[in-house]
Context: one part of a larger RNA
């Protein structure tokens, strides 16, 4: 040095992210309280006062005794006496530095954020603002409810009942709570359409599977409707008589275009916004303002009294956090003795700097240097120390875990049908039978269904009236009751058709029945339920089965590569042309240029013919440019598209015939350089059977070189084999042939998050450091436009240019992912110079003073404060200046731990979501006993060849000094003033070093006071609290700290002086000149192997035993009877402050006797004394 404590001048938060610790208050009573408030409250606000002991009076309250009197029947009660506890007042009295004396025991008040409160929570790194909560709204549920658990039975809610229960949302109270239903859900509702089995038809040659039609729920479309569902809630122009805004206007657009509030914010990037205010200074607070990157209304908006081991800011008080540390005490570490571990350890070793080197970061390698060997205590600078196959990052066709409009499934819910599953009614349709009834173009007296009979029918009651029903085309017609008593029809008209009457017939109506299907609705006997009763519901429902919806409720699984790290970007992933590519071939890159993924029935195949694109020259409109003549024209045009290669009686234009854009077979070449390889392209043949052309001949698409695609499944071919049945088909299969796909293109069916993560590789891969480079970046040079009154160089220093640095930022990926700890900051320490002060100089637009440039120059110096994690910046006050870097952006086996970087939580924004976000806010473990080495100290052996002194000094370390103020010079010099020096010369301060205790102050054995407690208390404890304080340590106190000198010297300044007959500070020679350099001056130092010198002496030193001026163990250093070394004792001496017993006082009581804080004498007392001095009382003996 360390833990954990005490205590502390003067100052008082300067410290630090941050008042973190620490100190202050603290009880009890008296008073006295601002503001806010939900009137309850914050409250003990805040602040001020008292507080002890004794002695009296008073009172309070419990209680024993003893007593009469007094009420009682007695219990008891009440009074009196007389004790013992006990509470409060007021009065006097005393003492202390000090009375809630120890212990116990709120520091206090403001401003803001958030959250209402009390509560809950990550057992073991987050206690919050998170969760929860009363309130307050929705949404579900009428009980066999909803919900939830469960394969079911069955069970909780709950023996509850809508004032009740479940689900979500938000979060006390106050003020409110806006607009939007387009999208995603939720409810409701239906006209089309669309939809599945069952069921009904049809069909496949009988049956069967099949297939195709139709009907049809739910669901989907569709139509409201629902935001306290999820969720959302613009732009862009113009415009007012200064300018600025912009009430106002105009257009585009939405589903709607943010309302009220609020507001740089736990949201705001720019940002440290602007103002104000708190400060000496504020990245902070707070009030305001608001263009709000990206606020906002129950994903709740604004506010809010109380509350908060929450966040923030400030102000008093208060203190060792600080300035700036010191002293003390306990452990503990050293020491001595026992005991006696683990974790690490490849060999292997006399061993370090300091420079290279190497895998680019070495004790071991090379080079130079330096070191005698061991021990001990320390210190952490190295071992890129030790522990932990790195969590960060990539990568694995590696996991897990959550998410959802990836993928494919499954439960669950639902809708439909079929079983369990009986029986009616009544109704619809459809279709068959019966019955009835009825048919309105226009004409016509009128409502004419058709055919045919047909002169008749009718009192068995007709035309007709009346009343009532039906029915209509609104005019009729038709049934039924009365009534009444004779008419219809033919004849005529009209028209296609004529009528009374029968018959059959046909369309519509309506009505009986029968079957079938639907719908609706009873019944009780299936099932059910249940209070067991004359219930309650009932073919329903449940349960099984088949189908259709919906289905992250839950499984299983995917979610490419390439990449100057991944990610985002791209496609370099498949074809092609050129360069690159280095004159065989081949040949990389996220080179560089440029394309394909077609296109054309002709722009293709033959023939023929013919010459383009430009220029010149000429003609009317007519031009530069149109058409048309005449010449030149070797590709300067065209070739369907890109690049290169190619083509002039053609591969181009232009016209004629034609499909060879054939069918088969064989091979080669290229895809694919030297092994294979597959698709696709291309070429050469044969055979065939055509085009063209007189023919040779050409033609198997296009002048080449790019335009593409495996299997499985399907289709389709008046292709070809082959099979079952068989008289022959239809069917099946297989080969061929064509289509219809995989652009991640030799071809899986496939989204995400993960900061809650996990394995397993990798420095094949990134972040930090290291390196290497030096664009940038930071200094310096060259050149000299410009400025500078002239004037390039006193200053300034444009465009440009040319270097060195290796502090910035960046390339690269070399080194380390079986681990080199990552900003800042404290704390030490060396080095560098591109010097910021101090020294010395030159120039100067230098008069003095101040200054500007600049040269030499690393000896010292180089601060404190303010906000803000900050480094940097900023800023307020000093200063001589407040230089700039390096060392692993020196320092984490040295400290913080603000920040960044985990695991909770919040905002904004992004996202359906899980979540994210070099935004934001708040919160959050910092392991180890040091082995080697290295440095600090301290020993101890050996050498040096006798002890012992005393010295020398090679080398070697320091900064021992640095810096100002101020006075004298001197109101001098300068100067016109104004103002104003210097060389030297004294006094001081600051910082630094060194020492030391007289002072002054810290601390302190000790003394005294005291509190509580031991029954008392001269005594103990609480290592009690309070006053003082010796020694001794300090420091806040003193004391000392010349650059005085000389030497060689830099920039400079000079002498002489040639080279150069001059000049010349320089070439030879000489003199000067700085705070640097070497002395001088202080330490070390003979281990200086060159191992040193002198003197003196045969001694001596060591163990041992008393020790302190010494000390961690050794070491030093006194003594050791011839003795004051240590104790002891006795004087002094310093401290406290006046011991204990005793007598006497003493407020006042009182029973007369005694109590009673406390003061005074004795008594500068008693106590302690680390300190001087005397004194051998012990002990320092013997001895080796």
């Nucleotide at each position: 040095a360390c833990u954990a404590a005490u205590u502390g001048a003067g100052g008082g938060a300067a410290u630090u992210c941050g008042g973190c610790a620490u100190a202050u208050u603290a009880g009890u009573c008296c008073u006295g309280u601002a503001g806010c408030u939900u009137c309850g409250g914050c409250u003990u606000a805040a602040g001020g006062g008292a507080u002890g002991u004794c002695u009296a009076u008073u009172u309070u309250u419990g209680u024993g005794c003893a007593u009469u009197c007094c009420a009682g029947a007695a219990a008891u009660g009440u009074g009196u006496g007389u004790g013992c506890a006990u509470u409060a007042a007021u009065a006097g009295a005393u003492c202390u530095c000090a009375g809630u004396a120890a212990c116990a025991a709120g520091g206090a008040c403001g401003g803001c954020c958030c959250g209402a409160c009390u509560g809950u929570u990550u057992a073991c790194c987050a206690a919050a603002a998170a969760c929860g909560u009363a309130g307050c709204c929705a949404a579900g549920u009428g009980c066999g409810a909803a919900u939830c658990a469960g394969a079911a039975a069955u069970g909780a809610u709950g023996u509850g009942u809508a004032u009740a229960c479940u689900u979500g949302g938000u979060g006390a109270g106050a003020c409110c709570u806006g607009c939007u239903c387009a999208g995603u859900g939720g409810u409701g509702g239906u006209g089309u359409c669309u939809a599945a089995a069952a069921c009904u038809c049809c069909u496949u040659u009988a049956c069967a599977a099949g297939g195709g039609a139709g009907c049809u729920a739910a669901g989907g479309u569709c139509c409201a409707u629902u935001a306290a569902a999820c969720a959302g809630c613009g732009g862009g122009g113009g415009u007012a008589a200064c300018u600025a805004u912009g009430a106002c206007c105009c257009u585009c657009u939405u589903a709607a275009g943010g309302u009220a509030g609020c507001g740089u914010a736990a949201u705001a990037c720019c940002u440290u916004g602007u103002c104000g205010u708190c400060u000496g200074a504020a990245u902070g607070g707070c009030g305001a303002c608001u263009u709000g990157c990206a606020u906002g209304a129950a994903u709740g908006g604004u506010u809010u009294a109380a509350c908060g081991a929450g966040g923030u800011u400030g102000u008093c008080g208060c203190u060792g956090u600080c300035c700036c540390c010191a002293a003390u005490u306990a452990g503990a570490g050293c020491c001595c003795u026992c005991u006696g571990a683990a974790a690490a350890u490849a060999u292997g070793u006399u061993u370090u700097c300091u420079g290279g080197u190497g895998c680019a970061a070495a004790g071991a390698c090379c080079a130079g240097a330096g070191a005698c060997g061991c021990c001990u205590a320390g210190u952490g600078g190295g071992a890129a120390g030790c522990g932990g196959a790195g969590a960060c990052c990539u990568u694995g066709u590696g996991g897990a875990a959550c998410u959802u409009u990836a993928c494919u499934g499954c439960a669950a819910c639902u809708u439909g049908u079929u079983g369990u599953u009986g029986u009616g009614a009544u109704u619809u349709u459809a279709u068959g039978a019966g019955a009835a009834a009825u048919g309105c173009a226009u004409a016509g007296c009128a409502u004419a269904g058709g055919u045919a009979g047909g002169a008749g029918c009718g009192u068995c009651g007709a035309u007709c009236u009346u009343g009532u029903c039906a029915u209509u085309u609104a005019g009729g017609u038709g049934g039924c009751a009365a009534g009444g008593g004779a008419g219809c029809a033919a004849c005529c008209u009209u028209g296609u058709a004529a009528u009374a009457c029968u018959a059959c017939c046909u369309g519509u109506u309506u009505u009986u029945u029968a079957u079938a299907a639907g719908a609706u609705u009873g019944c009780u006997u299936a099932c059910u339920c249940u209070u067991u009763a004359u219930g309650a519901a009932g073919a329903c429902a449940g349960c099984a089965g088949c189908a259709g919806g919906c289905g992250g409720g839950c499984a299983g699984u995917u979610u490419g590569a390439c990449u100057g790290g991944g990610g985002c970007g791209g496609u370099g992933c498949c074809c092609a042309g050129c360069c690159g590519a280095a004159a065989a071939g081949a040949u990389a890159u996220c080179g560089g240029u440029u394309g394909g993924a077609c296109c054309c029935a002709a722009a293709g195949a033959c023939a023929a013919a013919c010459u383009c694109a430009u220029c010149u020259a000429g003609c009317u409109u007519g031009g530069a440019a149109a058409u048309c003549u005449a010449g030149a024209g070797u590709u300067g045009a065209g070739u369907g598209c890109g690049a290169g290669g190619g083509c002039a009686a053609a591969a181009g234009u232009u016209u004629g015939u034609c499909u060879a854009a054939c069918u088969g077979u064989a091979u080669u070449u290229u895809g694919a350089a030297u092994a294979g390889u597959a698709a696709g392209a291309a070429a050469u043949g044969c055979a065939g059977a055509a085009g063209c052309g007189a023919a040779a001949g050409c033609u198997g698409g296009g002048c080449c070189u790019a335009g593409u695609g495996a299997a499985c499944c399907c289709a389709c071919g008046u292709g070809c084999u082959u099979u079952u049945u068989u008289a022959a088909u239809a069917g099946g299969a297989g080969c061929c042939g064509u289509g219809u796909c995989u652009g991640a293109u030799a071809g899986a069916a496939a989204a995400g998050u993960u900061a809650c993560c996990c394995c397993a590789a990798g420095g094949a891969u990134a972040a930090u450091a290291a390196g290497c480079u030096g664009g940038u970046c930071g200094c310096c040079c060259c050149c000299g436009a410009u400025a500078g009154u002239c004037c390039g160089a006193a200053u300034u220093g444009a465009c440009g240019g040319g270097g060195c640095g290796g502090u910035u930022u960046g390339g690269u990926a070399u080194u380390u992912c079986g681990c080199u700890g990552u900003c800042g900051g404290c704390u030490c320490u060396c080095c560098c110079u591109a010097u910021c002060c101090u020294g010395c100089g030159c120039g100067u637009g230098c008069a003095g003073a101040a200054g500007c440039g600049u040269g030499c120059a690393a000896g010292g110096g180089u601060g404190u404060c303010g906000g803000a994690g900050u480094u940097c910046a900023c800023g307020c006050a000093u200063u001589a200046a407040a230089a700039g870097g390096g060392a692993u952006c020196g320092u984490u086996a040295g400290c913080u731990g603000g920040g960044u970087u985990a695991a909770g939580a919040a905002c904004g924004u992004c996202g359906c979501g899980a979540g994210a976000c070099a935004g934001u806010u708040u919160g959050u473990a910092u392991g180890a006993u040091a082995u080697c080495u290295a440095c600090u100290a301290g020993g101890u052996g050996u050498g040096u060849u006798a002890u012992u002194g005393u010295c020398u000094g090679a080398g070697u370390g320091g900064a021992a000094c640095a810096a100002g103020u101020u006075u004298c010079u001197a109101g001098u010099a300068c100067g016109a003033g104004a103002g104003g020096a210097a060389c030297g010369g004294g006094a001081c301060u600051u910082g630094g070093a060194u020492g030391c205790c007289u002072c002054u102050g810290g601390u302190g054995a000790g003394c005294a006071g005291u509190u509580g407690u031991u029954a008392u208390a001269u005594a103990g404890c609480a290592g009690g609290c309070u006053g003082c304080a010796u020694a001794g340590c300090u420091a806040c106190g003193c004391a000392u700290u010349a650059u005085a000198u000389g030497g060689a010297u830099a920039a400079g300044a000079g002498c002489u002086g040639a080279a150069u007959g001059c000049a010349u500070c320089u070439a030879a020679g000489c003199u000067c000149g700085a705070a640097g350099c070497c002395a001088u001056u202080c330490g070390c130092a003979a281990a200086a192997c060159g191992a040193g010198a002198c003197a003196a002496u045969u001694a001596a030193g060591g163990c041992c035993g008393u020790c302190a001026a010494a000390g961690a163990a050794g070491a030093u250093g006194a003594c050791g009877u011839u003795g004051a070394u240590a104790g002891a004792a006795u004087u002094c001496u310093u401290g406290u402050g006046u011991a204990a017993g005793a007598u006497u006082g003493a407020a006042g009581g009182u029973u007369u006797u005694c109590c009673g804080a406390c003061a005074a004498u004795u008594u500068c007392a008693g106590c302690a004394u680390a300190g001087a001095a005397u004194u051998a009382c012990u002990a320092a003996a013997a001895g080796c």
A computed fold for a 1184-nucleotide part of an RNA from a Nanobdellota archaeon, annotated as large-subunit ribosomal RNA, half B. Rfam family: Archaeal large subunit ribosomal RNA.